A computed fold for a 119-nucleotide RNA from uncultured Pseudonocardia sp., annotated as SAM riboswitch aptamer (S box leader). The coordinates come from a structure-prediction model, not an experiment, and the mean pLDDT is 81. RNAcentral holds the sequence, with entries from MGnify.
[in-house]
RNA sequence: CUCAUCCAGAGGGGUAGAGGGAACGGCCCGUUGAAACCCCGGCAACCGGCGAGGACGCGCGUCAUGCGCCUCGAUCACGGUGCCAAUUCCGACCCGCGCGAGCGCGCGGGAAAGAUGAG
Numbered sequence: 001c002u003c004a005u006c007c008a009g010a011g012g013g014g015u016a017g018a019g020g021g022a023a024c025g026g027c028c029c030g031u032u033g034a035a036a037c038c039c040c041g042g043c044a045a046c047c048g049g050c051g052a053g054g055a056c057g058c059g060c061g062u063c064a065u066g067c068g069c070c071u072c073g074a075u076c077a078c079g080g081u082g083c084c085a086a087u088u089c090c091g092a093c094c095c096g097c098g099c100g101a102g103c104g105c106g107c108g109g110g111a112a113a114g115a116u117g118a119g
Stems, first nucleotide, its partner, number of pairs: 001119006011040005019029003024091003041084003046080002048076002050073005056068003088113001093110007
């Protein structure tokens, strides 16, 4: 940089001792113990395995059913990552609808930013 996903799911112990939830605003979590580190456990299924289907390409060279690619699974969880408060905690910018005298508020969609994976 590109692509996919982000309203589901899953926590105990030890060390430590004041912060943490990316950033800004809000709102939360935290001395009934934050961050960080360690141990054990768990969730999930991105990569991976297995199975099914598909069109095309390559390979083989006439009888073989291989490799690559795509899609699906109510399939597995040994391995590589990831994750285990709150939707990515909510909002912020744009659009639509509704409400309100107004500041604004609610709902829906999109964008931005971010996270994770694969390349």